[in-house]
RNA sequence: GUGAGGCGCGCCUAGGGUUCCGCGCCGGGAGAACCGGCGGCUGGUCCGAGAGGUGCAGGCGCCCCGCGGCAACGCCGGGCGUUCCACGGCGGGACAAAAGCCCGGGAGAC
Repeated sequence: GUGAGGCGCGCCUAGGGUUCCGCGCCGGGAGAACCGGCGGCUGGUCCGAGAGGUGCAGGCGCCCCGCGGCAACGCCGGGCGUUCCACGGCGGGACAAAAGCCCGGGAGAC
């Protein structure tokens, strides 16, 4: 310097805003009914991590079993093991909106 791989999904959390619910304030209303406006306001719904958790699947290695085969070996199923590391903007994007979501294991740094 180049190539390949470092993968996927579910549930949850850090976190996030405001579509709906709720709550607060104001107004209408006889009225705790109901309607409207304003407000992210602890929450519910909702979004949600490559570098957070967990589970499943997948990959690889070894072994076992059945089938095929002269053999090498191939295929189905199963068991055990393994699957490391990871500092990171600005800016842009989607959904109602925002974000550790997506651009992105990016740019960059070491």
Description:
Guanidine-I riboswitch aptamer from Dactylosporangium siamense, 110 nucleotides, folded computationally. The model forms 100% of the base pairs in the Rfam consensus. The source organism's lineage runs through Bacteria, Bacillati, Micromonosporales, Micromonosporaceae and Dactylosporangium. Rfam family: Guanidine-I riboswitch aptamer. From the family's description: This family represents a conserved RNA structure found upstream of the ykkC and yxkD genes in Bacillus subtilis and related genes in other bacteria. The function of this family is unclear although it has been suggested that it may function to switch on efflux pumps and detoxification systems in response to harmful environmental molecules.